Notes:
The part of an RNA shown here (small-subunit ribosomal RNA, central domain) has 348 nucleotides and comes from an uncultured bacterium. The coordinates come from a structure-prediction model, not an experiment, and the mean pLDDT is 85.
[in-house]
Context: one part of a larger RNA
RNA sequence: CUGGGCGUAAAGGGUGAGUAGGCGGUUGCAUAAGUCAGAUGUAAAAGGCUAAGGCUUAACCAUAGUAUGCAUUUGAAACUGUGUGACUUGAGUACAGGAGAGGUAAGCGGAAUUCCUAGUGUAGCGGUGAAAUGCGUAGAUAUUAGGAGGAACACCAGUGGCGAAGGCGGCUUACUGGACUGUAACUGACGCUGAGUCACGAAAGCGUGGGGAGCAAACAGGAUUAGAUACCCUGGUAGUCCACGCCGUAAACGAUGUAUACUAGGUGUCGGGUGGCAAAGCCAUCCGGUGCCGCAGCAAACGCAAUAAGUAUACCACCUGGGGAGUACGUUCGCAAGAAUGAAACUC
Numbered sequence: 001c002u003g004g005g006c007g008u009a010a011a012g013g014g015u016g017a018g019u020a021g022g023c024g025g026u027u028g029c030a031u032a033a034g035u036c037a038g039a040u041g042u043a044a045a046a047g048g049c050u051a052a053g054g055c056u057u058a059a060c061c062a063u064a065g066u067a068u069g070c071a072u073u074u075g076a077a078a079c080u081g082u083g084u085g086a087c088u089u090g091a092g093u094a095c096a097g098g099a100g101a102g103g104u105a106a107g108c109g110g111a112a113u114u115c116c117u118a119g120u121g122u123a124g125c126g127g128u129g130a131a132a133u134g135c136g137u138a139g140a141u142a143u144u145a146g147g148a149g150g151a152a153c154a155c156c157a158g159u160g161g162c163g164a165a166g167g168c169g170g171c172u173u174a175c176u177g178g179a180c181u182g183u184a185a186c187u188g189a190c191g192c193u194g195a196g197u198c199a200c201g202a203a204a205g206c207g208u209g210g211g212g213a214g215c216a217a218a219c220a221g222g223a224u225u226a227g228a229u230a231c232c233c234u235g236g237u238a239g240u241c242c243a244c245g246c247c248g249u250a251a252a253c254g255a256u257g258u259a260u261a262c263u264a265g266g267u268g269u270c271g272g273g274u275g276g277c278a279a280a281g282c283c284a285u286c287c288g289g290u291g292c293c294g295c296a297g298c299a300a301a302c303g304c305a306a307u308a309a310g311u312a313u314a315c316c317a318c319c320u321g322g323g324g325a326g327u328a329c330g331u332u333c334g335c336a337a338g339a340a341u342g343a344a345a346c347u348c
Base pairs, nucleotide, nucleotide: 003320004319005318007302008301012316014200015199016198017197021193022192023191025087026086027085028084029083030082031081033080034079035076036075037074038073039072040071041070042069048066049065050064051063053061054060090190091187092186093185094183095182096181097180102176103175104174105173106172107171108170109153114148115147116146117145118144119143120142124135125134161168162167205246206245207244208243209242210241214240215239219235220234221233222232257315258314259313260312261311262310265293266292267291268290269289270288271287272286273285274284275283276282277281297304298303321348322347323346330341331340332339333338
């Protein structure tokens, strides 16, 4: 390379938009590039292969045939391509609806923690397995009233919802993205995938300026212990929060790429539609999500099973024994931390 694979054995890119490329619905006509058929020429000889021969056989030798290909030419027109015309089921638009923690910005609210002020009040509080460090007669803890400030939004809350993923949860307003249902009015294949590319991307971290209640790496002290650079306790700084700019990684997980079609059932739940009934509901049914169980099939097994890991097609990414190693070197990116790409010797 071929082949075979990629939930858990090595292997799905963190996610999307999309360029080139690859692939692409139904149908008429044309064309003849691919495709198929015929003819001609060429493909030196030797060698190869096949057949039947010659040296007693073999090696060896000679004879005949044969070989994908290339070029020219004549035809065929199903399929692919190309050109042109049509179609509506794929895709999109329009209109009518309802659902939603989808996003961005501004404003508002109550509970709780902490701090400050004042009142009441007196000797403890706090903490633990037990203690101590710590706080407190300069009046703490507790309790009442007032104030300040920051962060997070109990109940509702649900294998509920929304989002491409990361993720999103108090309330109101403004702006705004997407999906779904129904109608079948419009466009008429406009589609799928997607190397590069671009955008987004938890937490931590970085830069500048704010903010700082609680929590809390580092750090300090008290315990524990043989020791205890820990687990437990008392404190506590970065950080956590905001604005702007970087970083670009995660067990970024469903460890399962995207799209389309097909393939028994049963039972929940969410958003819509249709029909029926005795109507806060029930029954039947259609579409779209989200769960559980389960047949065929698949699977090494576990399990998956219309939300497939089944049956197929298209395109992309990736894997090829363990260690060395996601290391070294080089390159690109980054303020840095580092990220991306990514070996070999050697060894088992």

The RNAcentral record of the full RNA draws on ENA and SILVA.